[in-house]
């Protein structure tokens, strides 16, 4: 270096809950709290999944379908960056 990941050594992030806040919702963000995680740092690029205000359609009406332009990066692919060094 390059691959790998140790009952290592220093440091990280933080599931589920709860409490406030945005948000139509999915979900985001801070506190609190850790199930975990070696990329659980970043990047929706393929695929997957979540939501459905608006918008279009059907209905007397109630409501009912459809759609992401929205959302997940701790669903899997890839990309891209990077701490530490037994074996």
């Nucleotide at each position: 270096a390059a691959u790998c990941g140790a009952c290592a050594a220093a440091g990280g992030c933080a599931a589920a809950g709860c409490c406030a806040c945005c948000g139509a919702a999915a979900g985001g963000u801070g506190g609190c709290g850790a199930c975990g995680c070696a990329a659980a740092g970043c990047c929706a690029c393929g695929g997957g999944u979540c939501u459905a205000c608006a918008g279009c359609u059907c209905u007397g009406a109630u409501g009912a379908g459809c759609c992401a332009u929205g959302a997940c990066a701790g669903c899997c692919g890839g990309g891209u960056u990077g701490c530490c060094g037994a074996a």

The RNA shown here (c-di-GMP-I riboswitch aptamer) has 87 nucleotides and comes from a Synergistales bacterium. The sequence was found by an Rfam model in a public genome assembly. The source organism's lineage runs through Bacteria, Thermotogati, Synergistota, Synergistia and Synergistales. Its Rfam family is "c-di-GMP-I riboswitch aptamer". Rfam describes the family as follows. GEMM was predicted in a large-scale screen for bacterial structured RNA regulatory elements.